[in-house]
RNA sequence: CAGAGUAGGGCGGUCUGCGUGAAGUGCUCCCGGACGGGGUUGAUGCUCGGGGGACGAAGGCGGAAGCCGCGGUAGGCCGCCCGCACCCGCUG
Numbered sequence: 001c002a003g004a005g006u007a008g009g010g011c012g013g014u015c016u017g018c019g020u021g022a023a024g025u026g027c028u029c030c031c032g033g034a035c036g037g038g039g040u041u042g043a044u045g046c047u048c049g050g051g052g053g054a055c056g057a058a059g060g061c062g063g064a065a066g067c068c069g070c071g072g073u074a075g076g077c078c079g080c081c082c083g084c085a086c087c088c089g090c091u092g
Base pairs, nucleotide, nucleotide: 001092002091003090008082009081010080011079012078013077014076015075016074017073018071019070020069027053028052029051030050031049032048033047035045038088039087041085042084059068060067061066
């Protein structure tokens, strides 16, 4: 001098579920907790639980088993991309 690495986020693929008798997702307010580069401090942040508010949906086929859809639906795996301020540490 250069670089890697966090919590986590986005997109794509794939698998298994949930809902379709409306939960979930997204928005918002309050309370509490966890996490937050390897280390110290700190912050943007991120996430979980509880409670409230506004908004709001795509069903169809089949005798049945079930199948095809739909949902800014949940999780796993794979790939790509994004992702710390000071000092120290690490790699070259």